Large-subunit ribosomal RNA, domain IV from Proteiniphilum sp., 325 nucleotides, folded computationally.
Context: one part of a larger RNA
RNA sequence: GGGUUGUUAAGGAACUCGGCAAGUUGACUCCGUAACUUCGGGAGAAGGAGUGCCACAGCAAUGUGGCCGCAGAGAAUAGGCCCAGGCAACUGUUUAGCAAAAACACAGGUCUCUGCUAAAUCGAAAGAUGAUGUAUAGGGGCUGACGCCUGCCCGGUGCCGGAAGGUUAAGAUGAGAUGUUAGCGCAAGCGAGGCAUUGACUUGAAGCCCCGGUAAACGGCGGCCGUAACUAUAACGGUCCUAAGGUAGCGAAAUUCCUUGUCAGGUAAGUUCUGACCCGCACGAAUGGCGUAAUGAUCUGGGCACUGUCUCAACAACCCGCCCG
Numbered sequence: 001g002g003g004u005u006g007u008u009a010a011g012g013a014a015c016u017c018g019g020c021a022a023g024u025u026g027a028c029u030c031c032g033u034a035a036c037u038u039c040g041g042g043a044g045a046a047g048g049a050g051u052g053c054c055a056c057a058g059c060a061a062u063g064u065g066g067c068c069g070c071a072g073a074g075a076a077u078a079g080g081c082c083c084a085g086g087c088a089a090c091u092g093u094u095u096a097g098c099a100a101a102a103a104c105a106c107a108g109g110u111c112u113c114u115g116c117u118a119a120a121u122c123g124a125a126a127g128a129u130g131a132u133g134u135a136u137a138g139g140g141g142c143u144g145a146c147g148c149c150u151g152c153c154c155g156g157u158g159c160c161g162g163a164a165g166g167u168u169a170a171g172a173u174g175a176g177a178u179g180u181u182a183g184c185g186c187a188a189g190c191g192a193g194g195c196a197u198u199g200a201c202u203u204g205a206a207g208c209c210c211c212g213g214u215a216a217a218c219g220g221c222g223g224c225c226g227u228a229a230c231u232a233u234a235a236c237g238g239u240c241c242u243a244a245g246g247u248a249g250c251g252a253a254a255u256u257c258c259u260u261g262u263c264a265g266g267u268a269a270g271u272u273c274u275g276a277c278c279c280g281c282a283c284g285a286a287u288g289g290c291g292u293a294a295u296g297a298u299c300u301g302g303g304c305a306c307u308g309u310c311u312c313a314a315c316a317a318c319c320c321g322c323c324c325g
Stems, first nucleotide, its partner, number of pairs: 001320008010311002014309001019306001027051005036041001038145001052067006068072001080304007087296002092104002108143007120129003146291004151221003156218002158214005165209003171203002176198006183190002222240005249283001250280001261277005
């Protein structure tokens, strides 16, 4: 000097990113217990009081009287609590070895496929799973308890349906052309038939084009100008564009750049926090929207209690280091 453990005057979070760590609380009996709520909870809410031994009475619970100590759950083991907000309903699952969470799952919701030799999946196949199941079943996608809800757009992409027309393959068909040459011709050349090569028209399915539907399919959900008898603002009007121009609800938010927005609350003082406002750079409705009791080794802000976290350090025990032997 360090490690582990313990104690500490006065103060009590002034420490610090942050009460991290440590401490407080702790058992049983009795009293008492709020908001909110899905009426189950919340709740051990919170907050208080008691606790030993002896004698007597009593079945007992318990009562009366007495006794001792600083201290009676006499040591040890044994919740700190409250308020507000975000997220996720919940119990659960996860990165074996830096992440336990708001991520995954979940019950519930919805869309879609599948009529049974089912769809889907594994497998060159046989075969198997699905399932010794049969649409109240099985597969896939999205969402994620519950409550209130889930607006507009089918132009693009996808999917489903349609089949008149356009386009369209192999195949079918085989007009014609070329090569070869019996023959003809003085020659140039012509050239039947066969064989070979090539090959127009015509015919020819799905698909695509086309016509419809479909958004809890992938997705999308405007701009400019003017206007009211103070000013300001614009219920209102005009115009351009679009498939349609963001509805309800929420909103400086896990989303807000400007921004420590503005106002209010809390503090002596608050870039965080809470409640509002709305000018939403760039919320928004199952890539769900907004609420929500309970739950959480979750995240954020505040308070009470408590403390060596700190003011500010000290001491003790053991161990290590260091020195001597």